Context: one part of a larger RNA
């Protein structure tokens, strides 16, 4: 390399945009580069194959014949691919008219709770655990009432529910603004689909600068427990958790399942449309998207998957090739740094 594979054995980049590349819907004219037919140069000899022949025979020598699967040329063929021209609409936009929604920014609002603080009632405990104790309290604490202050988080609606490419996203109200869903004549005519590099988004956690810091809590302190106890419990407690704005690019970033389209039984729940029967919030029937579960063929090592496929095709990208050595050294790119992307061998088994 051919081949086989990537849900759980190695293996789907975390997600998206899109540039080059690859593939690409219907009918019809042309054209002939691809393809395909004859022909006709050339494709040294040797060597391979076949078919005679000479060393007594093999190897070895030789002789002829194929063949040298390839290239130029020129004639033709026109179905397929390509390139051109015409036309078309079932791909895929666009428009109209309605719908749902934690999808994204921002800027006000609110109530519950925690916590501090003041002032009032009031008197010994209070907290904390398996039990303690550290700790808080007579300097009046903890309870109880009323007032402030901040700061994070939004209980009840909530649902196997909704949205979002993924991360993710949940009080309320304005304002900006993205996708998607259904009807429906109505525009455009293949404008598509994937996508090496590339750019972009990207949980937490860490990083810089400048603010907040109620609760919460790495590190640290103490107090238990313990043979010890750098810990599992306690009390305390600082980065940090929150904002801005700027950086790291990672996750069991998981459906451990790339993306698009097509096609294959069914049944039940649910979110969102819509058309029919109905007077009609109900309710039956039928449709379209969207999330589940059961399950047929198929699949599959086996669990399982099974119209949201792990069925059957196509199309494109990515990735895999025995454990360990190691996702390291090394050498580059980025980064302030932490580190991250790329990515070995020697060695051993």
């Nucleotide at each position: 390399c051919u081949g086989g594979g990537c849900g759980u054995a190695a293996a789907g980049c975390g997600c998206g945009c899109g540039c080059a590349g690859g593939c690409g819907g219907a009918u019809u004219g042309a054209u002939a580069a691809g393809u395909c037919a004859g022909a006709u140069g050339u494709g040294a000899a040797a060597u391979c194959u076949c078919g005679g022949g000479g060393c007594u025979c093999a190897a070895c020598c030789u002789c002829g014949a194929a063949a040298c699967u390839g290239c130029g040329u020129c004639u033709g063929a026109a179905a397929c691919u390509g390139u051109u021209g015409a036309u078309c609409u079932a791909g895929a936009a666009u428009c109209u008219c309605g719908g749902a929604g934690a999808g994204g920014g921002a800027a006000g609002u609110g109530g519950a709770a925690u916590u501090u603080c003041a002032c009032a009632u009031g008197u010994a405990g209070g907290g904390g655990u398996a039990a303690a104790a550290u700790c808080c309290g007579u300097a009046g604490a903890g309870a109880u009432g009323u007032g402030a202050a901040g700061g994070a988080a939004c209980a009840u609606c909530a649902g196997a529910g909704g949205c979002g490419a993924a991360g993710g996203c949940g009080a309320c109200u304005u304002c900006c603004u993205g996708g998607c869903c259904g009807a429906g004549u109505a525009u455009u005519g293949a404008c598509g689909c994937u996508g090496a590099g590339g750019c972009g988004c990207g949980a937490a956690a860490g990083c810089g600068u400048g603010g907040g810091g109620a609760g919460c809590a790495a590190a640290c302190a103490g107090g238990a427990u313990u043979a010890g106890a750098u810990a599992c419990c306690c009390u305390g407690g600082u980065a940090g958790u929150c904002c801005a704005c700027g950086c790291c690019g990672u996750a069991a970033a998981c459906g451990a399942u790339g993306u698009g389209c097509a096609c294959u039984a069914g049944a039940u729940a649910u979110g969102g449309g819509g058309a029919c029967g109905u007077u009609g919030a109900c309710c039956g029937u039928c449709u379209c998207c969207g999330u589940g579960u059961c399950g047929u063929a198929g699949c599959u090592a086996a669990c399982g998957c099974a119209u949201u496929a792990a069925g059957u095709g196509c199309a494109c990208c990515g990735c895999c090739u025995g454990g360990g050595g190691a996702g390291u050294a090394c050498g580059g790119u980025c980064g302030c740094a932490a580190g991250a992307c790329u990515a070995a061998a020697a060695c051993u088994c």